[in-house]
Overview: The RNA shown here (glycine-GGAnGA riboswitch aptamer) has 194 nucleotides and comes from Desulfosporosinus sp. Sb-LF. The source organism's lineage runs through Bacteria, Clostridia, Eubacteriales, Desulfitobacteriaceae and Desulfosporosinus. Its mean pLDDT, the model's own confidence on a scale to 100, is 81.
């Protein structure tokens, strides 16, 4: 600052939308089922690990005459979220099932979203060429990838006979833009809090 008792948020329910990865192989079976082996692989069901804040014990040190306290540094603890990690479960045609989301009901009743700060935060190329630079870098071009700043599309709402016009979400989609060693940026969590 912006929505909110003309209902925020958060839970059910019903309906759309919804990624990735071997119909791998051997053997039994009619069979893709199922069952047993056995190599690859995926992250979105459920588990699990783990950062900051913050607590709680302890050690120096300053403040103080001293006790109490406070303040800074160490070390042990406990607390802890995510879409990050592992890959235990679970998957790896197609349906099914799916975090996450839209829309509509129901319940619930004060809070939320933004901006700032503080900790976490994936993926993909140190490629190639040609120029600047003392060099680290930069500029342009090229082929390849990537999906998480931003933009765009889109179920589905809502007008209209109807062409059609509006509005309009996502861990979806396109890759325009942005990226592909560290760094920086970073959706998106967790904290603090005007």
């Nucleotide at each position: 600052u912006c929505g909110g008792a003309u209902g925020a948020u958060u839970c059910u329910a019903g309906u759309g939308g919804g990624a990735g990865a071997g119909a791998g192989c051997u053997g039994g079976g009619a069979g893709a089922a199922c069952c047993a082996g056995u190599c690859g692989c995926c992250g979105a069901a459920g588990g699990a690990g783990a950062a900051a804040a913050u607590c709680c014990c302890u050690u120096g040190a300053a403040a103080u005459c001293g006790c109490u306290u406070u303040u800074c540094a160490g070390g042990g603890g406990g607390g802890g979220a995510a879409a990050c990690u592992c890959u235990c479960a679970g998957g790896c045609a197609a349906a099914c099932g799916u975090a996450c989301u839209g829309c509509u009901a129901g319940a619930u009743g004060a809070c939320g979203a933004u901006a700032c700060u503080c900790u976490g935060g994936a993926g993909a190329g140190u490629u190639u060429c040609u120029c600047u630079u003392u060099a680290u870098a930069g500029a342009g071009a090229a082929c390849a990838c990537c999906a998480a700043a931003g933009g765009g599309g889109a179920a589905g709402c809502c007008g209209g006979a109807g062409a059609c016009g509006g509005c309009g979400a996502a861990u979806c989609u396109c890759u325009c833009a942005g990226g592909u060693u560290c760094a920086a940026g970073g959706a998106c969590a967790g904290a603090g809090g005007a």
Its Rfam family is "glycine-GGAnGA riboswitch aptamer". Rfam's curators write: glycine-GGAnGA riboswitch is a variant of glycine riboswitch that have in common a U69A change. This riboswitch is associate with genes that encode either saccharopine dehydrogenase or amino acid transporters and other genes with not predicted function. Clan: Glycine riboswitch clan. Gene Ontology term of the family: glycine biosynthetic process.